Context: one part of a larger RNA
This record gives sequence, structure tokens and C1' cells, in this order.
RNA sequence: CGUAGGAAACUUGAGAGGAUCCGUCCUUAGUACGAGAGGACCGGGAUGGACGAACCUCUGGUGCACCAGUUGUCGCGCCAGCGGCACGGCUGGGUAGCUAUGUUCGGAAAGGAUAAACGCUGAAAGCAUCUAAGCGUGAAGCCCCCCUCGAGAUGAGGUUUCCCUGAAGACCCCUGGUAGAUGACCAGGUUGAUAGGCGGGAGGUGUAAGGGCUGCAAGGCCUUGAGCUGACCCGUACUAAUCGGUCGUUCGG
Repeated sequence: CGUAGGAAACUUGAGAGGAUCCGUCCUUAGUACGAGAGGACCGGGAUGGACGAACCUCUGGUGCACCAGUUGUCGCGCCAGCGGCACGGCUGGGUAGCUAUGUUCGGAAAGGAUAAACGCUGAAAGCAUCUAAGCGUGAAGCCCCCCUCGAGAUGAGGUUUCCCUGAAGACCCCUGGUAGAUGACCAGGUUGAUAGGCGGGAGGUGUAAGGGCUGCAAGGCCUUGAGCUGACCCGUACUAAUCGGUCGUUCGG
């Protein structure tokens, strides 16, 4: 842009893609079979490997704007307390997110037509013959079934509800993220919790600073599970989504 007004929701499925794997053990049963050695079909159950998808509750990883410890040096006049630099200086942990080695799930079952093969009926050819007419059984393979996309399927489908003239509606613009290179998509724009801030909480770190007591001192104890805390959860209009503009026409030839 189209799908001959617009919006929303739910759909049909032409077509396309994905998946399709393989063991071990128990049982049936030491049965059938076999002189014995050995040892099943069919059926039932359990449990794995590899592969794949989704996810982050658990186990871990990462976590460069979280917390703590600590070395050297410089600075804040000094002490104390902090800050800069040194691979994030180094070390120990770690929320969200992202992750696998972690967790959950998947292959199934059913149906249809068949291959090899095995049959029924049966002539040509008084017999015989699965085949010539006709009818069956039969595979991890084929179609379907399962999962995903899917009406630009221009053959542009269907159903339901709502709206109507500078309208319905859409876009620009702005706040953002479950989205993302940018567009797009999604959540919002004061009739507002969209982001920030603030309040509370979770989680993390691990008992802040200051003060008191104690020890000659390094230090210890108490105040104190303290203080600090990014992304997480709930709340709250304090700040910013202000004000506006453009397109779109005549109930749909």
C1' cells in the first nucleotide's frame, strides 16, 4: 500500500516448516521349541542414552552503577572517616536478567493406502495357479494424526460486537519495555501508575558511622542482624508523558 468506510475479538486452513531415533531391565517364562546346550514370538511394566523445545523453582555460572574485607600511593589541613588510581587494584559473596552442566516436557497411540512378502476365490489351460476380472493381510517408509507458521490463499475467506462526517479511526509527538539494530510490536499519555523519584517489602551483604565500656596497645564487647543496597514486588501523582498538529469524508461505486 492492497484486501472498496473504520475498530476490536474469535476463527476456516490452501499451503509451508518441524518432529519421526535407539537401548537396557523385569514379567509372561526357563514356558513354546530343542536330545542337550540353549532359548523365544505375541502381550504387559519399569528405566536410560542421544536429540529437541520451553523455563529459572532447585543446583551452579555470570552478574564492570550491590555489600564487605584488604595492599600501595595521592588527595580532602591533621585524627577519625571517606574519595581517586593501580586488570572492577586484589579478595570473598551476590538480586534481577541472561544462562547449562540445572528443571520440566516431547518422540506415543489411532486411522488410510501400499512395498517386499503371505493369502482367498479363480479362469485363460475340465487339472494346477495370489491374477488375468475380483477380494484380503502386510513396514521405522507414504498420507493423515502431533507441534509451529499461515487469507499478499491479489482466489486477499468466515463469524460476532461496536462506531459514523473534518466523523469513526489512525498517525505525528511524548513516558516506557514483556519488544527491539532502526522501523516494527507491546504497555501508557492526567478520566493517568508508563518511566523516574519517594514510602514499604523481598533478596543480597554481614553487625555501618558515632558514642560508651574494656585493654599499655593491636584489638575486643555493647548500642546492632546494624548499616548500606542496580535491575525484583506492592503502593504513592512529587517530576515527566503539556498544549497541540496531520491524515482520513459524506452509511460505504
Molecule: large-subunit ribosomal RNA, domain VI
Organism: Thermoanaerobaculia bacterium